[in-house]
Molecule: transfer RNA
Organism: Candidatus Woesearchaeota archaeon UBA489
């Protein structure tokens, strides 16, 4: 030095091909239920998506830059 994959809630993950306003699990909080505590059930809080610009009526998602984490090639 080149290629490829990834970075999204506290955590692990979908979502990106095909632009339409970010989902589920676990955790956390209530609240049922129990002398009680877990587990069960019912609700609910939280991420403008690694940074930045750019194209767009509109970007996680498409261009471009750069940060970083893995492997490959040399």
């Nucleotide at each position: 030095g080149c290629c490829u994959c990834g970075g999204u809630a506290g955590u692990u993950u979908a979502g990106u091909c095909u632009g339409g306003u970010a989902a589920a699990a676990c955790c956390c909080c209530a609240g049922u239920c129990u002398c009680a505590u877990a587990a069960g059930c019912u609700g609910g809080u939280g991420a403008u998506c690694g940074g930045g610009a750019g194209u767009u009526c509109a970007a996680a998602u498409c261009u471009c830059c750069u940060c970083u984490g893995a492997g490959g090639c040399a």